Predicted 3D model of a 696-nucleotide part of an RNA (large-subunit ribosomal RNA, domain II) from a soil metagenome. It matches the Rfam family "Bacterial large subunit ribosomal RNA".
Context: one part of a larger RNA
RNA sequence: GUCUGCGAGUUAUUGUCAGUGGCCAGCCUAAAUCGCUUUGCAAUGGAGGCGAAGGGAAACCGAGUGCCAAUAGCGCGACCAGUCGCUGGCAAUAGACCCGAAGCGGAGGUGAUCUACUCUUGAGCAGGUUGAAGCUGCAGUAACACUGCAGUGAAGGACCGAACUCGUGGAUGUUGAAAAAUCCUGAGAUGACUUGAGAGUAGGAGCGAAAGACUAAUCAAACCCCGUGAUAGCUGGUUCUCUCCGAAAUCGCUUGAGGGCGAGUCUUAUGGAAGUACCCGGCGGAGGUAGAGCACUGAAUGGCUUAGGGGCCCCACCAGGCUGCCAAAACCAAUCAAACUCCGAAUUCCGUUGGUCUCAGUAUCAUAGGAAUCAGGCUGUGAGGGAUAAGGUUCAUUGCCGAGAGGGCAACAGCCCAGACCAUCAGCUAAGGUGCCUAAAUGUGAUUAAGUGGAAAGGAUGUGACUUUGCUUAGACAGUGAGGAUGUUGGCUUAGAGGCAGCCAUCAUUUAAACAGUGCGUAAUAGCUGACUCAUCGAGCGAGGUCGCGCCGAAAAUGAUUGGCGAUUAAAUCACAUACCGAAGCUAUGGAUUCGAGACUGGUUCGUCGGAGUUUCGAGUGGUAGGAGAGCGUAAUCAGUGCAGCGAAGCCGGACGGAAACGGACGGUGGAGCGCUGAUUAGUGAGAAUGCAGAC
Numbered sequence: 001g002u003c004u005g006c007g008a009g010u011u012a013u014u015g016u017c018a019g020u021g022g023c024c025a026g027c028c029u030a031a032a033u034c035g036c037u038u039u040g041c042a043a044u045g046g047a048g049g050c051g052a053a054g055g056g057a058a059a060c061c062g063a064g065u066g067c068c069a070a071u072a073g074c075g076c077g078a079c080c081a082g083u084c085g086c087u088g089g090c091a092a093u094a095g096a097c098c099c100g101a102a103g104c105g106g107a108g109g110u111g112a113u114c115u116a117c118u119c120u121u122g123a124g125c126a127g128g129u130u131g132a133a134g135c136u137g138c139a140g141u142a143a144c145a146c147u148g149c150a151g152u153g154a155a156g157g158a159c160c161g162a163a164c165u166c167g168u169g170g171a172u173g174u175u176g177a178a179a180a181a182u183c184c185u186g187a188g189a190u191g192a193c194u195u196g197a198g199a200g201u202a203g204g205a206g207c208g209a210a211a212g213a214c215u216a217a218u219c220a221a222a223c224c225c226c227g228u229g230a231u232a233g234c235u236g237g238u239u240c241u242c243u244c245c246g247a248a249a250u251c252g253c254u255u256g257a258g259g260g261c262g263a264g265u266c267u268u269a270u271g272g273a274a275g276u277a278c279c280c281g282g283c284g285g286a287g288g289u290a291g292a293g294c295a296c297u298g299a300a301u302g303g304c305u306u307a308g309g310g311g312c313c314c315c316a317c318c319a320g321g322c323u324g325c326c327a328a329a330a331c332c333a334a335u336c337a338a339a340c341u342c343c344g345a346a347u348u349c350c351g352u353u354g355g356u357c358u359c360a361g362u363a364u365c366a367u368a369g370g371a372a373u374c375a376g377g378c379u380g381u382g383a384g385g386g387a388u389a390a391g392g393u394u395c396a397u398u399g400c401c402g403a404g405a406g407g408g409c410a411a412c413a414g415c416c417c418a419g420a421c422c423a424u425c426a427g428c429u430a431a432g433g434u435g436c437c438u439a440a441a442u443g444u445g446a447u448u449a450a451g452u453g454g455a456a457a458g459g460a461u462g463u464g465a466c467u468u469u470g471c472u473u474a475g476a477c478a479g480u481g482a483g484g485a486u487g488u489u490g491g492c493u494u495a496g497a498g499g500c501a502g503c504c505a506u507c508a509u510u511u512a513a514a515c516a517g518u519g520c521g522u523a524a525u526a527g528c529u530g531a532c533u534c535a536u537c538g539a540g541c542g543a544g545g546u547c548g549c550g551c552c553g554a555a556a557a558u559g560a561u562u563g564g565c566g567a568u569u570a571a572a573u574c575a576c577a578u579a580c581c582g583a584a585g586c587u588a589u590g591g592a593u594u595c596g597a598g599a600c601u602g603g604u605u606c607g608u609c610g611g612a613g614u615u616u617c618g619a620g621u622g623g624u625a626g627g628a629g630a631g632c633g634u635a636a637u638c639a640g641u642g643c644a645g646c647g648a649a650g651c652c653g654g655a656c657g658g659a660a661a662c663g664g665a666c667g668g669u670g671g672a673g674c675g676c677u678g679a680u681u682a683g684u685g686a687g688a689a690u691g692c693a694g695a696c
Base pairs, nucleotide, nucleotide: 001696002695003694004693005692006691011094012093013092014091015090016089017088018087019086020085021084022083023082026050027049028048032044033043035041036040054061055060064076065075066074067073097237098236100234104227105226106225108224109223110222116201117200118199119198120197121196122195123194124193125191127160128159129158130156134152135151136150137149138148139147164188165187166186169184170183171182172181203219205215206214240631241630242629243628244627245626250263251262252261253260254259264373265372266370267369268368269367270366271365279355280354281353282352283351284350285349286348291343292341293340297337298336299335301333302332303331306327308326309325310323311322312321313320376401377400378399380397381396382395383394384393406417407416408415421591422590423589424588426587427586428585432581433580434579435565436564437563441578442577443576444575445574446573447572458552459551462549463548464547465546466545467544468543469542470541471540479536480535481534482533483532485509486508487507490504491503492502515530519528520527592621593620594619595618596617597616598615599614600613601612603609632685634682635681636680637679638678639677640676641675642674643673650669651668652667653666656663657662
């Protein structure tokens, strides 16, 4: 891992609600006793309980009572029948749907054969090196002392290094040979050394050269047992089918934020229920947003005028003058605002009045039972905060997903289309498409040349359409040929300044035209060129604007991509026209089921009621959490009725039947019990829980 089996809302008591029964202003017995055909069923038993009256703290009063001076007023009552069983839903108390902690407590126990420390008694340490003290001799001294030298000597938590003990670094190993090892390398190796045997100290305790280390592969409190099914607002799991309806991810409070409680939204039952709710129109209101505006509050620009200042001049003081500086208030013009408003929509909300809807015992409402939900997400729109960032965050408001399948977007919860009861080898459409993959297409008129389509700001004689304006056969634009002069080297400056460093001026003449010079150039000249003019040539040439489609801008890591192939008067783009394809949408035909209505039966106390059957019509039938309903199957019991050695159950196969859970003729195997109908009871349904046990 697979297979097989087991594996989770139970039981008791109390309460509450619904269903269903008995009796009824009453209802019921409990313990106990007693009888019998004795797991049980009768009888007795009214002790007691609930109800029939409430109000008040109470005295007390009483259909009233309390407050109160009150006969008023207000609060709570009266004007609604209970009670005892059975069944079901839910709650409370219990382990309370099941499994799961880390933990807490025990004057309960077991452990020091591992390890820590201690005690008793033993054992072990190859070999080599160094050579302390002391002693002896000699030297030294007058003699001692002291010192030196030589010898002797043998010390040391001395040195090197086996056994032994340890474990520094590395490699291997990592489902290992091993739940800590092996190999290489390394530390200590006469000591605070190592070690055998025996003994002691223990769980808030021991022991510790101290690391919270160690106390039997377990230690910030061992192990076993018990309290114990501790608790778990947490995670996981929770077993057959079909039918009807169908959410929420919000508000308030919370030692509250991944939990609860009340409300909101769902469901079931009951009640009442109107041309009422909903929707649309009219009318009447509410409001201060978008926009707009500057009338207030503020911000902010220019001007005008002018307080107050600054600067300069004048001045003994007082005064005065000038100003190209700063500037309040007022005025003029033009602006800005979430916390400005003289104004002011659309949408929205409230009220009222008409209308649509024959929908109907329905929407809405009320009461009662049962829930789930309180992490939401994206798109569009309006905003806050952020960077007018985020598949970001917080609100508001639609839609969708959530809980929604189908078609489109290549693929793709939230986008576009569209809401799946079932069947059909029928038809029509939506979004989106119609070269091939791939169902379906043609025509007309334009654009694009970039594979643009299938990336931005910005940039540019791309190209098409429209438009404004200038020059032009009195010859434009471009090209080519020629000229481009004189006073003069203008004056100044300068070493020089001659069109061309710089400053000033920028005239006149000859001319078809020619600048006191557009640029290059020289030390300065020179030289080249331009403006300007003529000739040649012979028809269009410039400068702007608007719109359409293109171009550049364009760099990323394995080989590229409109989905691919491919496609250029298109299979790209724009516009028009007409077809077609295309979904679980709509239609057609048949069928199932829920609800409603009608008809026919059935029972009627003739008011009509209830529910079973047949039939017709209409409206529905996506669905998570969840509510409600109807069934299938398993085991056992009781009653009835059947099958079985002429072959029961079980197992294998299985025609066929049913909407499903399922049923099942028959055949094989097997070899002794087992069905069906009605009722009752439950250890009643397995794929999941890192489920449990077994097998492989």